[in-house]
Bacterial RNase P class A from a bovine gut metagenome, 310 nucleotides, folded computationally. The coordinates come from a structure-prediction model, not an experiment, and the mean pLDDT is 76. The model forms 96% of the base pairs in the Rfam consensus.
RNA sequence: GUUGAAUGACCGCGUGCCAUAGGCAUGAGGAAAGUCCGAGCACCACAGGGCAGGAUGCCAGUUAACGGCUGGUGGAGGCGACUCCAAGGCAAGUGCAACAGAAAUAUACCGCCGCGCGAGCGGUAAGGGUGGAAAAGUGCGGUAAGAGCGCACUGGCGGCAUGGCGACUUUGCCGUCCUGUAAACCCCAUCCGGUGCAAGAUCCAGGAAGCGCACAGGGCUGCCCGCUCUGCUUCCCAGCAUCGCUAAAGCGCACUGGUGACUUUGCGCGCAGAUAGAUGGUCAUUUUCAACAGAACUCGGCUUACAGGC
Repeated sequence: GUUGAAUGACCGCGUGCCAUAGGCAUGAGGAAAGUCCGAGCACCACAGGGCAGGAUGCCAGUUAACGGCUGGUGGAGGCGACUCCAAGGCAAGUGCAACAGAAAUAUACCGCCGCGCGAGCGGUAAGGGUGGAAAAGUGCGGUAAGAGCGCACUGGCGGCAUGGCGACUUUGCCGUCCUGUAAACCCCAUCCGGUGCAAGAUCCAGGAAGCGCACAGGGCUGCCCGCUCUGCUUCCCAGCAUCGCUAAAGCGCACUGGUGACUUUGCGCGCAGAUAGAUGGUCAUUUUCAACAGAACUCGGCUUACAGGC
């Protein structure tokens, strides 16, 4: 990564169809789990605009869409095959950085050098100590002692050139060298209307109270402006019916294009729709002697669980 019991017979169960002592077809998963994302679909709105809020965050592609997937770039880990990344930032605007330490937006505790009888004054940041970090590193020169003070090499950052669709890159040239942090506030780019199948539609009896008639109430709406409707709110109570409910961005095979995810085309299949909730039992054979585990509108992902086999 893949598979995850198989085949046959008899009886039994659910749905659909034909029809009626019955027959035919079909009937739980790779995760059906979690409810973490994205949609289909339904209703409100379709009159918008703004604010708030939220999500994503390297580049390119793919997809209905996604925060997914594929391929790359940069970084980290590993002996390696490979795996992982919360990966935008104006040269970080504001903020924060405990304790230790003399000092954490710049400093002098010890030390070194000079002056002085001495107390002390001046210079220094190479050496020592504290620390995750004393603010590029090593070497040479220079100096009273030292320091990018100067030079050589290396490193970070910025600009130009070079290759690339791009993220970036290879060497080269120029400039510069007070740390880290944006999973802190913030800024930038892109996206997001709301609610959800207990959505919603149809059918089926009603009663009571309050507000109001455009100065009120409701909707778009989380808020404002704006627009729109004429009723709105609360309590008691009846039926618990039918639909939604399964043809799906569906599945399988083959070619086409592509490194790949995927994809054009052709052919075939049509594979649960329960609602006090369906898959069970017996026999025989095989063998991997069988784990995790049961649909409830549907699908694409992610995450979690998993005996054994390949």